[in-house]
Molecule: transfer RNA
Organism: Bacteroidota bacterium
RNA sequence: ACAGGUAUAGUUUAAAGGUAGAACUGCGGUCUCCAAAACCGUCGGUCUGGGUUCGAGUCCUAGUACCUGUGCCA
Numbered sequence: 001a002c003a004g005g006u007a008u009a010g011u012u013u014a015a016a017g018g019u020a021g022a023a024c025u026g027c028g029g030u031c032u033c034c035a036a037a038a039c040c041g042u043c044g045g046u047c048u049g050g051g052u053u054c055g056a057g058u059c060c061u062a063g064u065a066c067c068u069g070u071g072c073c074a
Stems, first nucleotide, its partner, number of pairs: 001070007010024004018054001026042005047063005
């Protein structure tokens, strides 16, 4: 430099255009002499800008970051 892929909660990951869900972590509670485990509850998120649409995590576009491959320099 070119090609492909990925980006959603602190972490891992769903949602095939209908208005974001789960698990773990954290926090609170039940239980316990205390703690752990278990159980109940709870907080929290769509990489950035623009576009299409009644409606975008999803489609289009330009970026950014990361991963893989190829190439170039040394």